Context: one part of a larger RNA
């Protein structure tokens, strides 16, 4: 100089991204304890007071015939600075966001607001069930049986969950239109047994059968069609103009649309413009809360708002406390370096 640790005048967060880090509370008895609330808490809230030893006394335990042992009070004097005398052992309090909670996660960089959850809804399935593995046999679901099982999306309780079925999908319909393979009455073509020509060769002509090609009708789903379905995927609009200052537009006017965003929040974990405007906290506050709304680009189960309780969560603020820091010092131990 690292490193582990002890102490410090006087100020007390002036440090710093932020009180990280350390100190500070700390045990048991008494008292007393708010808002707020789901009436269970919240609470060890919060604040205060006692605590050491030794006589006396008085109740209980055990035994029981008293003493002894323990544990609980009540007085009385006493000793220190200091009695839970070490060591052991909650700092507290107030706002605000996420997430309802206990719970689970990235064995080794992430513990959370992510995942789960009870709970709410849609779906789907009648048992040889759907679902799932598997070519198959099987097997799980499940020695279950619709208060059951499988899937999806929300995510305790409270208040609610608004419009759109134009698209995609889902589900029903079955009148029509298209439509495969397979069949198939015909028809085309090639071959062609026989048989006539015929008699000897040859050439035509006809011919059942075979093949091969077209092919009228017949012919299912599906598509197209027609209806329902948003806690299905998804969507929820623009200009123009108007009130006796001005602005401001409750009203009108017009395109379009399937329908133009409701309730409720709102500079928000969502606001670029932004340190938006105001008003609080401070001597000063890009962070914090309280409103405003001009929502770039919130919005209703990808849920919307609001909440007691909880959280090694994330951010404000204050009270204690403190070498974080003004600004350093001083001393233990370990290692480093010098010397040997």
């Nucleotide at each position: 100089c690292u490193c582990u640790c002890u102490c410090u005048a006087a100020g007390g967060a002036a440090c710093u991204c932020g009180g990280c880090a350390a100190a500070a509370u700390a045990g048991c008895c008494c008292c007393g304890u708010a808002a707020c609330u789901u009436u269970a808490g919240g609470a060890g809230a919060a604040g205060g007071g006692g605590u050491g030893g030794u006589g006396c006394c008085u109740u209980u335990u055990c035994a029981c015939a008293u003493c002894a042992u323990a544990a609980a009070g009540g007085g009385g004097g006493u000793c220190a600075c200091a009695g839970u005398g070490a060591c052991u052992a909650g700092g507290c309090u107030u706002g605000g966001g996420c997430g309802a909670c206990u719970c689970u996660u990235u064995a080794c960089c992430a513990a959370a607001a992510a995942c789960a959850c009870a709970a709410g809804u849609c779906u789907u399935c009648g048992c040889a069930a759907a679902g799932u593995c598997g070519u198959a046999a099987g097997a799980c679901c499940a020695u279950g049986u619709a208060u059951g099982g499988g899937g999806g999306c929300u995510g305790a309780c409270g208040c609610c969950u608004g419009c759109c079925c134009a698209g995609u999908g889902c589900c029903g319909g079955a009148a029509g239109g298209u439509c495969a393979a397979g069949g198939a009455a015909g028809u085309u073509g090639g071959u062609g047994a026989c048989c006539u020509g015929a008699u000897g060769a040859u050439a035509g002509a006809g011919g059942a059968g075979c093949c091969a090609g077209c092919g009228a009708c017949c012919g299912a789903a599906g598509c197209c069609u027609c209806g329902g379905u948003g806690a299905a995927c998804a969507g929820u609009g623009g200009c123009c103009a108007u009130a006796a200052c001005u602005a401001u537009a409750a009203c009108g006017g017009u395109c379009c649309u399937a329908a133009g965003g409701u309730a409720g929040u709102g500079a928000a974990a969502u606001u670029c413009c932004u340190u938006g405007u105001c008003g609080g906290g401070u001597a000063a506050g890009u962070u914090c809360c309280g409103a405003c709304c001009c929502a770039a680009a919130c919005g209703a189960a990808a849920g919307g708002u609001a909440u007691a309780a909880c959280g090694a969560u994330c951010u404000g603020g204050g009270c204690a406390c403190u070498a974080u820091u003004u600004u350093g010092g001083a001393g233990a131990g370990a290692g480093g370096c010098u010397c040997g």